[in-house]
About this RNA:
Model confidence (mean pLDDT): 88 of 100. Small-subunit ribosomal RNA, 5' domain from an Ignavibacteria bacterium, 500 nucleotides, folded computationally. It matches the Rfam family "Bacterial small subunit ribosomal RNA".
Context: one part of a larger RNA
RNA sequence: GGACGAACGCUGGCGGCGUGCCUAACACAUGCAAGUCAAGGCGUAGCUUCGGCUACGACUGGCGCACGGGUGAGUAACGCGUAGGUUACCUACCCCUACCCCUGACAUAACACCGAGAAAUCGGUGCUAAUAUCAGAUGAGGAGCCGAAAGGCUUCAAAGGGGCAACCCGGGUAGGGAUGGGCCUGCGUCCGAUUAGGUAGUUGGUAGGGUAACGGCCUACCAAGCCGACGAUCGGUAGCUGGCCUGAGAGGGUGGUCAGCCACACUGGGACUGAGACACGGCCCAGACUCCUACGGGAGGCAGCAGUGAGGAAUAUUGGGCAAUGGGCGAAAGCCUGACCCAGCGACGCCGCGUGUGGGAUGACGGAGCUCUGCUUCGUAAACCACUGUCGGAGGGGAAGAAAAGUCCCGUAUGCGGGACUGGGACUGUACCCUCAGAGGAAGGUUCGGCUAACUACGUGCCAGCAGCCGCGGUAAAACGUAGGAACCGAGCGUUGUCC
Repeated sequence: GGACGAACGCUGGCGGCGUGCCUAACACAUGCAAGUCAAGGCGUAGCUUCGGCUACGACUGGCGCACGGGUGAGUAACGCGUAGGUUACCUACCCCUACCCCUGACAUAACACCGAGAAAUCGGUGCUAAUAUCAGAUGAGGAGCCGAAAGGCUUCAAAGGGGCAACCCGGGUAGGGAUGGGCCUGCGUCCGAUUAGGUAGUUGGUAGGGUAACGGCCUACCAAGCCGACGAUCGGUAGCUGGCCUGAGAGGGUGGUCAGCCACACUGGGACUGAGACACGGCCCAGACUCCUACGGGAGGCAGCAGUGAGGAAUAUUGGGCAAUGGGCGAAAGCCUGACCCAGCGACGCCGCGUGUGGGAUGACGGAGCUCUGCUUCGUAAACCACUGUCGGAGGGGAAGAAAAGUCCCGUAUGCGGGACUGGGACUGUACCCUCAGAGGAAGGUUCGGCUAACUACGUGCCAGCAGCCGCGGUAAAACGUAGGAACCGAGCGUUGUCC
C1' cells in the first nucleotide's frame, strides 16, 4: 500500500447492487417449511328426472417425501482434486423398439356395535371395495442348470380407470438409450521424530456366507505374513475444490457469499420400507435434557424460515407472494412449495448522486496573530444581487418483468403449430416521465516533530499527558491540553484485529 462476513469511536442526506451468528454442532415458546391424485369403498351436507350428481372429510391405495433447504461437528481419508477402470455393478420417473394384459379367490381399514384408558392410543365382534393381497394359466422373452454346439430341463408376468364413441391415461416382460449413482486404481493433498517401531482379521490362500457388485466385507480352516527414515504408528490441527486476497511473477495466505463433492441432523446404535436411505421435519432401542400426567403411563428434537434466551466485540423481520424461475402430485383445471421472487432492518461493502451555481471588497462585524494610532489572516468567505432545480416535498401520468391457462377459428400426424378475443404482477401506483413551489431539509472525521502533506499563540512544567518507530514533557514545548489557522480524505473518517 492492498484486502475483510469485521468490530469499536466520532459523524451521517439519497439511491442501485451485493452482503449480514466468524462465538455455544448451546437450549428452544409460537407459527409456517411436503404434499398431491378421473384407483377404491364409506361418512356428512346439498341437489335430484330417484338412475344418480356435486362439495367436504377421514380411511385403503398410487406417486412423492432419498429432491429442494441447513450446518461444518466429525474426517489427514480414494474424503476431495485430477486422470482412468468396472468382462465386478445398479438406475423409479423419461425416450425408442418388440411382444403380452387370460381365469379365479379371501382378506382388511374406513364404517356399525361393544369395551379399556386421564391421555397418547388400543382391544373384541360384525360388514365391504380396489390399480391392495393371493392362486392358477400363457411364456415371445429373461434367469438358473446341463451341453462343444444344435438344443434340452426347471422357473418367473400383469390392472385397470376415464369417455356415448373415436380414443386417452395407465399395467407386465424383454432389449436399447438417457440421466443419476456404487465400487476400484495412478498421481496430488497441513504440522510434530522432544512420536521409531506398528499390526492377530493382522497379510495372503482355500471353501462358504453376504451384496446390485469386486473384496477379510464376514465365517471356518491353512500358511506367516503385511506396513515403516521415500517417515509407518502415534499425537495435534483441518471439511476438500472451482475460487478469493496479495504479489511483476514465483510464491504466500485463505476456503464467508455463489457453484461442485463429502459428512452430519439432540448423543450413540440398529434395521424396516423402497429404484434409491441406514432416511433433518420416518421407525425401533439405549442415554442426557425438556414437557404433560388421574403416577399406571405418555410427548418432544429449529445445524429449514422467522423468532426467543444464553454466549459474545459482533451479525437482521415471529413481513408479502406463489406474479416469475424451479420442484412434487395431477389427463387437466389446479393444489402444495419460508426453494424461490420480493419487501423490511444495518454506511457492513462496492458504485453513483447531492448538500448549490455565477456575480459580489464598504476586503464589513467578529475571532486569531503581530513589528499593535495600525497591519496581517479566516476571506469572495458572509451580507447583497442574479440564476439553477439533482435528491428530498406536493400534484398528475405510469411501465417492463407475462409466458401461459381458457373460449373460438384455421392448419396438422389426435403429439403440435398459427390467428383472434379474453385473461393474468407479490414487488407496486414501484421504476420512469411531466408540472409546481423553493437555496430552502442535507458535513464531518483524522492529522499538522521526523518518517509524512500541514504552525502559530496561550496553558502546563519529567506533572498532566502523547506515542506506530525514533522519541516528546524538568518555565519561551510547532510532539501534552485548548484556540486560531493549515493539510488529507469525505458520507464518511480514524482505531483495533487478521492476511499478503